[in-house]
Context: one part of a larger RNA
Molecule: large-subunit ribosomal RNA, domain I
Organism: Candidatus Omnitrophota bacterium
RNA sequence: GGUUUAUGUACGGAUGACUUGGUUAGAUGAGGCGAUGAAGGACGGGGUAAGCACCGAUAAUUUUUCGGGGAGCCGCAAACAGGCUGUGAUCCGGAAGUUUCCGAAUGGGACAACCCAUUACGGGUUAUACCGUAAUAUUUCUUUGCUGAAUAUAUAGGCUAAGAAAGGCAAUACCGGGUGAACUGAAACAUCUAAGUAACCCGAGGAAAAGAAAUCACCGAGAUUCCCCCAGUAGUGGCGAGCGAAGAGGGAAGAGCCUAAACCCGGCAUUAAUUUCGCAAGAAAAUAAUACCGGGGGUUGUGGGACCUUAAUGUGGGAUUGUCUUGGGAUAAUAGAAGUAUCUGGAAAGAUACGCCAUAGAGAGUGAAAGCCUCGUAUAUGAAAUCCCUAAGGCACCCUAGAGGUAUCCCAAGUACCACGGGACACGGGAAAUCCUGUGGGAAUCCGGGCCGACCAUGGUCCAAGGCUAAACACUACAUCUAAACCGAUAGUGUACAAGUACCGUGAGGGAAAGUUGAAAAGAACGCUGGUGAAGCGAGUGAAAUAGAACCUAAAAUCAUAAACCU
Numbered sequence: 001g002g003u004u005u006a007u008g009u010a011c012g013g014a015u016g017a018c019u020u021g022g023u024u025a026g027a028u029g030a031g032g033c034g035a036u037g038a039a040g041g042a043c044g045g046g047g048u049a050a051g052c053a054c055c056g057a058u059a060a061u062u063u064u065u066c067g068g069g070g071a072g073c074c075g076c077a078a079a080c081a082g083g084c085u086g087u088g089a090u091c092c093g094g095a096a097g098u099u100u101c102c103g104a105a106u107g108g109g110a111c112a113a114c115c116c117a118u119u120a121c122g123g124g125u126u127a128u129a130c131c132g133u134a135a136u137a138u139u140u141c142u143u144u145g146c147u148g149a150a151u152a153u154a155u156a157g158g159c160u161a162a163g164a165a166a167g168g169c170a171a172u173a174c175c176g177g178g179u180g181a182a183c184u185g186a187a188a189c190a191u192c193u194a195a196g197u198a199a200c201c202c203g204a205g206g207a208a209a210a211g212a213a214a215u216c217a218c219c220g221a222g223a224u225u226c227c228c229c230c231a232g233u234a235g236u237g238g239c240g241a242g243c244g245a246a247g248a249g250g251g252a253a254g255a256g257c258c259u260a261a262a263c264c265c266g267g268c269a270u271u272a273a274u275u276u277c278g279c280a281a282g283a284a285a286a287u288a289a290u291a292c293c294g295g296g297g298g299u300u301g302u303g304g305g306a307c308c309u310u311a312a313u314g315u316g317g318g319a320u321u322g323u324c325u326u327g328g329g330a331u332a333a334u335a336g337a338a339g340u341a342u343c344u345g346g347a348a349a350g351a352u353a354c355g356c357c358a359u360a361g362a363g364a365g366u367g368a369a370a371g372c373c374u375c376g377u378a379u380a381u382g383a384a385a386u387c388c389c390u391a392a393g394g395c396a397c398c399c400u401a402g403a404g405g406u407a408u409c410c411c412a413a414g415u416a417c418c419a420c421g422g423g424a425c426a427c428g429g430g431a432a433a434u435c436c437u438g439u440g441g442g443a444a445u446c447c448g449g450g451c452c453g454a455c456c457a458u459g460g461u462c463c464a465a466g467g468c469u470a471a472a473c474a475c476u477a478c479a480u481c482u483a484a485a486c487c488g489a490u491a492g493u494g495u496a497c498a499a500g501u502a503c504c505g506u507g508a509g510g511g512a513a514a515g516u517u518g519a520a521a522a523g524a525a526c527g528c529u530g531g532u533g534a535a536g537c538g539a540g541u542g543a544a545a546u547a548g549a550a551c552c553u554a555a556a557a558u559c560a561u562a563a564a565c566c567u
Base pairs, nucleotide, nucleotide: 001566002565003564004563005562006561007560008559010558016552017516018515021487022486023484024483025482026481027480028479029478030476031475032169033168040102041101042100043056044055045054047080048079051076052075063096064095065094066093067092068091072084073083074082107116108115109114117136118135119134120133121132122131123130138166139165140164141163142162143161145159146158147157174205175203176202177201178200179199185192189238215221216220225252226251227250228249235243236242256468257467258466259412263296264295265294266293267292269290270289271288272287274285275284276283277282301446303411304410305409306408307405308404309403310402316399317398318397321396322395323394324393325392327389328388329387330386331385333381334380335379339354340353341352342351343350355372356371357361363375364374365373417441418440419439420438421437422436423435424434427453448463449462450461451460452459503510504509523551526538527537528536529535
């Protein structure tokens, strides 16, 4: 120096057991908050008070009130001190009050949580000072007033005041629109693909979008959306890689409506000519036309409506809002059956014996394993207050009619359509229809117009150039409940613990470790050694202290001591 064995109230923290926390899924709710100041923060608030939670100068519950509840309470979190409470506290729920400062931040400014104002009113001073309360941002719209160009009247514009709205945040998951890649694939690469994806921007809602045929079809169907199928078909495609429908059929859901125009009425303005009054300037009246505003009318494709004639006056409906009545739900809760003895043990829920309840033998806890100990569970019941949903009816509100005639009027214009250039359609310019549109040209009004995949004819079908519309379909930050051949502390969320904390970084950002005494602190009085230590030894508690706070179990590496052996 090493090997082996043994011991260690040495070290270490694997393993086992446990679970406060996670993960995934489902159901229901909710799907927004904000100038009445949000989200998110800063700073404060406790008798002692650093952190978390809670709260806001009314500040750790002693603001008010209405309900619940019924004996203890003053959070995590012990302790001391001091209080509250059957005149009902603490606690739970509804409604209200308060809610510093920053933050869209909005009186002005600023290095967020700070600085400095103006006006009015009030307090205060002899008078200033000083203090308190309120208002004072911007943009848009509406209205009032004052001004006021080119340009005389005017108008545009400007300023002022009042009222209303917006702004920002969020899960930015879902939705609509705008802008719009590349890697990649094509075994290279350029058309193509990836992909109208990612990203960015704008906007909205609880859903959004779409939507009542200028649609499909050729029998006929009859708004939209979603699912299955059609079908990897028809097609498209350096006919490569790839891309990829539609009709029909079966389901979910189901709902249809309102304007513009013609025509009529009213108002206002302008113009024209006329009449009356006046000497004239001019004033007044009524008429017509035009423009605008309001009301009625009207809404369709077997074309409809206006217009003319005739007929009906109460029938049906509503997606509307309000109200009344009905029922249900959310936000606290209430009642809730039935077991004792003996034995083992530290402890009974275990064992034994004899019982009981069950619309309750889901589950959790209790000193080991409990239907009958506790909380619960089945079941039944319950709301002063606020909110939500539902159906039916009443009232209010809204909508609602036919037949014939005529061919005078109307039926959405820089639109349809065409040319050129692009884009979207499964469809890459193609035989390329259809849809959208930048530039240019540019119709028709029912004897009209679009479509039926170039185009033409015949036939069929529909009525563009205005608008609204629930349900079925997408998503889940959030709340509640439920479940798991999901994890069990190097796992499961990064976080079971003062976790997006400590710490790192100028910053964007990165980002941990860390659970377990015991049934109960009964957390070791007292003594001894020791530095008035650390630590240990007694004593005591406890079932156990080899459960002693560096605390359940306690493996290995490692360390110390001892013995034997090897060199």